[in-house]
Small-subunit ribosomal RNA from an uncultured bacterium, 1473 nucleotides, folded computationally. It matches the Rfam family "Bacterial small subunit ribosomal RNA". Its family is annotated with ribosome and structural constituent of ribosome in the Gene Ontology.
RNA sequence: AGAGUUUGAUCCUGGCUCAGGAUGAACGCUAGCGGCAGGCCUAAUACAUGCAAGUCGAACGGUCUCAGCAAUGGGAUAGUGGCGGACGGGUGCGUAACACGUAUGUAAUCUAUCCGGGAGCGGGGGAUAACAGGGCGAAAGUUCUGCUAAUACCGCAUAAUGCAGCGGCACCGCAGGGUGACAGUUGUUAAAGGAGUAAUUCACUUCCGGGGGGGCAUGCGUCCGAUUAGCUAGUUGGCGGGGUAACUGCCCACCAAGGCGACGAUCGGUAGCUGGUCUGAGAGGAUGAUCAGCCACACUGGCACUGAGACACGGGCCAGACUCCUACGGGAGGCAGCAGUAGGGAAUAUUGGGCAAUGGGCGAAAGCCUGACCCAGCCAUGCCGCGUGAGGGAAGAAGGGGCAUUGCCUUGUAAACCUCUUUUAUCUGGGGAUAAGAUUCUAUUAGAUAGGAUUUGAAGGUACCAGAGGAAUCAGCACCGGCAAACUACGUGCCAGCAGCCGCGGUAAUACGUAGGGUGCAAGCGUUGUCCGGAUUUACUGGGUUUAAAGGGUGCGUAGGCGGGGAUCUAAGUCUGGGAUGAAAUUGCUCUGCUCAACGGGGUAGCUGUCUUGGAUACUGGAUUUCUUGAGUGCUGUUAAGGUAGCUGGAAUGAGUGGUGUAGCGGUGAAAUGCGUAGAGAUCACUCAGAACACCGAUUGCGAAGGCAGGUUACUGGACAGCAACUGACGCUGAGGCACGAAAGCGUGGGGAGCGAACAGGAUUAGAUACCCUGGUAGUCCACGCCCUAAACGAUGAUGACUAGAUCUGUGCCCGUUGGGGUAUGGGUCCAAGCGAAAGCGAUAAGUCAUCCACCUGGGGAGUACGCUCGCAAGGGUGAAACUCAAAGGAAUUGACGGGGGCCCGCACAAGCGGUGGAGCAUGUGGUUUAAUUCGAUGGUACGCGAGGAACCUUACCUGGGCUAGAAUGUGCGUGACGAUUUCAGAGAUGAGAUUUUCCAGCAAUGGACACAAAACAAGGUGCUGCAUGGCUGUCGUCAGCUCGUGCCGUGAGGUGUUGGGUUAAGUCCCGCAACGAGCGCAACCCCUGUUUUCAGUUGCCAUCAGGUGAAGCUGGGCACUCUGGAAAGACUGCCUUCGUAAGGAGUGAGGAAGGGGGGGACGACGUCAAGUCAUCAUGGCCCUUACGCCCAGGGCAACACACGUGCUACAAUGGCCGGUACAAAGGGCAGCAAGCCUGCGAAGGCAAGCGAAUCCCAAAAAGCCGGUCUCAGUUCGGAUCGGAGUCUGCAACUCGACUCCGUGAAGCUGGAAUCGCUAGUAAUCGCAGAUCAGCUAUGCUGCGGUGAAUACGUUCCCGGGCCUUGUACACACCGCCCGUCAAGCCAUGGGAGCUGGGGGUGCCUGAAGUCGCGGGUUAUAGCGCGCCGAGGGCAAAACCGGUGACUAGGGCUAAGUCGUAACAAGGUAACC
Repeated sequence: AGAGUUUGAUCCUGGCUCAGGAUGAACGCUAGCGGCAGGCCUAAUACAUGCAAGUCGAACGGUCUCAGCAAUGGGAUAGUGGCGGACGGGUGCGUAACACGUAUGUAAUCUAUCCGGGAGCGGGGGAUAACAGGGCGAAAGUUCUGCUAAUACCGCAUAAUGCAGCGGCACCGCAGGGUGACAGUUGUUAAAGGAGUAAUUCACUUCCGGGGGGGCAUGCGUCCGAUUAGCUAGUUGGCGGGGUAACUGCCCACCAAGGCGACGAUCGGUAGCUGGUCUGAGAGGAUGAUCAGCCACACUGGCACUGAGACACGGGCCAGACUCCUACGGGAGGCAGCAGUAGGGAAUAUUGGGCAAUGGGCGAAAGCCUGACCCAGCCAUGCCGCGUGAGGGAAGAAGGGGCAUUGCCUUGUAAACCUCUUUUAUCUGGGGAUAAGAUUCUAUUAGAUAGGAUUUGAAGGUACCAGAGGAAUCAGCACCGGCAAACUACGUGCCAGCAGCCGCGGUAAUACGUAGGGUGCAAGCGUUGUCCGGAUUUACUGGGUUUAAAGGGUGCGUAGGCGGGGAUCUAAGUCUGGGAUGAAAUUGCUCUGCUCAACGGGGUAGCUGUCUUGGAUACUGGAUUUCUUGAGUGCUGUUAAGGUAGCUGGAAUGAGUGGUGUAGCGGUGAAAUGCGUAGAGAUCACUCAGAACACCGAUUGCGAAGGCAGGUUACUGGACAGCAACUGACGCUGAGGCACGAAAGCGUGGGGAGCGAACAGGAUUAGAUACCCUGGUAGUCCACGCCCUAAACGAUGAUGACUAGAUCUGUGCCCGUUGGGGUAUGGGUCCAAGCGAAAGCGAUAAGUCAUCCACCUGGGGAGUACGCUCGCAAGGGUGAAACUCAAAGGAAUUGACGGGGGCCCGCACAAGCGGUGGAGCAUGUGGUUUAAUUCGAUGGUACGCGAGGAACCUUACCUGGGCUAGAAUGUGCGUGACGAUUUCAGAGAUGAGAUUUUCCAGCAAUGGACACAAAACAAGGUGCUGCAUGGCUGUCGUCAGCUCGUGCCGUGAGGUGUUGGGUUAAGUCCCGCAACGAGCGCAACCCCUGUUUUCAGUUGCCAUCAGGUGAAGCUGGGCACUCUGGAAAGACUGCCUUCGUAAGGAGUGAGGAAGGGGGGGACGACGUCAAGUCAUCAUGGCCCUUACGCCCAGGGCAACACACGUGCUACAAUGGCCGGUACAAAGGGCAGCAAGCCUGCGAAGGCAAGCGAAUCCCAAAAAGCCGGUCUCAGUUCGGAUCGGAGUCUGCAACUCGACUCCGUGAAGCUGGAAUCGCUAGUAAUCGCAGAUCAGCUAUGCUGCGGUGAAUACGUUCCCGGGCCUUGUACACACCGCCCGUCAAGCCAUGGGAGCUGGGGGUGCCUGAAGUCGCGGGUUAUAGCGCGCCGAGGGCAAAACCGGUGACUAGGGCUAAGUCGUAACAAGGUAACC
């Protein structure tokens, strides 16, 4: 000192949370010792038992007892009397107050004991407890009679410097008044003795003084609530009394009507206050245990008595509640003293020892008493200290854990082992000393002092010291995802669980549980609660308010706050010196004592405060005086939709009347409702009504704001300019208050043309209580009265001052001949510095300052509830809490998206051609079925896809039968076979046999090949996870994009570059530019094809020459041509014209085979879709192991109501059939292609040449062309389906092959909504070939050539894409986000007929004890009677605050409920107030 958390990322605002310290704590786990401290925070609940205040015989009379023969002496003590029980100890109920703190006053006061001083102590008297006797009572207790003492009580005397009265003098005080050793006078008031032989001493009385201790009064300070705003009748004051120690309405009579309060009275809530304590850098905040000061209280309430002192904790009286005793008549009691008990509670100790010390009471003293106190006990409650060992020791042991290929890493110098030490604990001994001194006696004696004698320890035989042996007796707790130090394995599988915040867990969890390891602290460690801190998150120090929460809707103005220049005085604030106080303890510093420390002792500082006194006078304040610049007035002008009232105008609209005139009008996206033949609409004329004011008109003007617009008149407010005559600070702001205040709304009365909530109808729609249309009432208008709110906004309070400029504009003035310049005051734009989170603001500040007011403090709940207040109502103002969330929010960034915009592209649309969708069949898929119909692919980007070929095999599926180191492969060992032929059983696998049998090299030894058997190590899995993966692939998309380095800009995310202007198929190129370069893509380089040249000519070719045939490059020959296949050339906007700066474009240009990318292919950027594939292959993890592996037979993958995709064939005449006839390319061929010949109608069969192929074969190309026939029909179209007969392949065509022939001859006559392909050698159409393959389901796929079109105006629209821009509440990114009702569960809250509790007030009734007063009583006391007050009790009506309540209202929360789609994009009707 900060950190985590809102976002895809960023900056800011803002809350929540954490790290620190503390604690009278509690809980969990654990626990060796000592020192010092602390210990009912809750029930001021109730208390058993014991103890906590007595003492004095030197005040008194007695009694008892002991010693003694007695005199006498000692001891004890019930009573009288004295002193003390008002201290000490406890508690914090009450109390918001002179209670406390602090500072004063007391000239308004008291004070026992103590100290100093003055004076005195004479002489009498009468009683009464005790005691004795009697009575009553259960008891507590009480009563009568009699006797007696005193330091008890009462007169008398004396007496002052006391007290009271009278009257002077001096001095002092603000006043009432006070003081005086100045001198008078009158009256009045005291006393007690005891001890001692005595001296004497202790008491006693009075006065003065002191000390300590009180009482009272006053200033200042001391919590929250205004949803408590008015309170007060003894109330405020006076006069006179009473009362008190004393002032005072303290009490009383009378008189007056005051007193307090926004500087917060009254009321309500809470609370003992302080020194201090905790925290904090401080300022503050919180707190008030222990210790200390003060206060209050003592079962609850009241009251007085005694006394120096009390309205009295262990005294009294009364009342009340409770408990106990009782003979039922009546009595007793008060632990908030120390222990202790019950109860309450998360929780707090022993019914201990001692008066040795300190202190207190009494006493002359000894002494007695003392749960104050000193000690001990219990408790890790805290603080402090010590220990559980130290050194060496690597085979880096074993074991544990992790990884793994032999092995490695870790626990870990840790252990073992060696050496050393002995604190602590245990045992033994010492206990030595200290805390201490006091008392008494003697001497001197005022005291101090000196000497002698006697005697005391609870703690405790403790602290402490010594010795002995032996590492011996001693470690836990929490944590390890980030914050925050510390990581792996297994288990679990959104389960169990964790969690302070963010968040972990859905099969590879460093976050759960366990283990190993590690980190932190340590006799403790964690958790929980509370306080401060961090939090500058209430901001005095030290915050904010345009958009994040926050400027009042606007003005006027009261209190208050603040306030211009000069002078003089004052000295309140302010500054400074002195004084008093600020208790001690605590805290800081320092010294010192316990071995250290905690703890303790001494000193010092400090206590930031208050009061007092002297001084200073700059500033502020106060007083006086003056000034003119602030402010205002005056005069002269100017200006405008400023306001109020009246008068008035035209256009338009609607209506009425009349005319003309005829079928529609109106309305919409399209319609309909509506109006109209009873004459609308249209048009003409006249008339009426109400409302609003076109053009001017503007980025304009005026007003405090709301707001203000035809013209004109009257009244009226403001602003500005010029002048500088007047006043002389008269000012600014402004809590309350008052006034104004759009629209809507309300009341009364008018008015009502148009518009138009509600309402009605018509449409739209899934619905449409809407948007659109036709109507239409309130209202809109006027007058008067209310309401008082708006996104009342510049989301920006008012006033004043200061701080660069540029430019436009309204109004005025000045200068100037014109253009213009200056100045003042308004209204705008752009920008400097500066400010700001940024956007932005920027002399009209959101800059720099000053003054005053208002307001804010996370989101929701909520501007809600309750209360109060205003209002006729609607509603307004004020304005919470419970509960709940970890965010809500601002600005900006990058994307994505938009039923936003701009530009551009694509068979995207359009223009065309041909299809699909209808039929039959083929094929794939879904679904269904099944023992199985194996699996995968599923919008585009699955569906003639994996599969380029399922009868067995394939095959992964099903049924059944079999095998278990296994069907295949490797290693090593052994054998010599394997194989072939064959028999039996079986469906086969398989099982049981028979016959026959090795090869190669080497001279050999031996080696190798092949095969088999047993055992072993390695198996095997088309089982799961494509969401653990590699590789490969699809798609966006052959779209033109995607990035980087350096620089620059920005707080930053990011931007720039890559945007802009052009151009291109292209981020292609050019120009410009804070960018300059570069990379991956584009293009090119590669292949095929189109032209030419050259080289090479066999199997190709044949022009020329020769031969030759029925024909034929058939032959010789040739290599010219075609062709084949190598190498080259060629195309680059190069040339021309034109447009353009350039890049480049255009041209029926030239040339050229080809012209602007010539055509086609291969080639696919960064990335997206957790896209596809674990069943091509590879592979992590998981799973199976006599089976989820392997072998075999049969079946299935071929099923079939149905739905979809892709195709084939058709529906016919541009055609079918028959006959004839022409022209390809590219391929394939030896387990092959097969000419030719023969047989068969044919599929094919038989025989068989040639050819491993530029040679031979497949091979016939087909459409085409020529001729013929059919004549529009379910046909000579179409061929499905079925019957029969065959052919071929193959071990085998039943399920389930293809082909042939004969027969049969279905649907179908061009296809609904919808939808697909194609821009040229393309579509369409025609055939040919190949792969796979025994055969085939091929109509598929991949290639090849033949014939060979139409159309493109164009980019509005649909789809997809690119760039720029804009909006956004989206970022899983529109398949996004998100709102409200309803339904369900839970939670808190409001209302509520009521019910119930509480504290307090008011009125009335009753009224204890007791003080006081009065009466009577003999002049007196008591008692008696009466009165006032009075606790308590009762009655009554209200107010306030809680609890509860059927029912009810809204709110909050809760993965996957219902209905819609309101908001975010122009959110599909802009949104909001």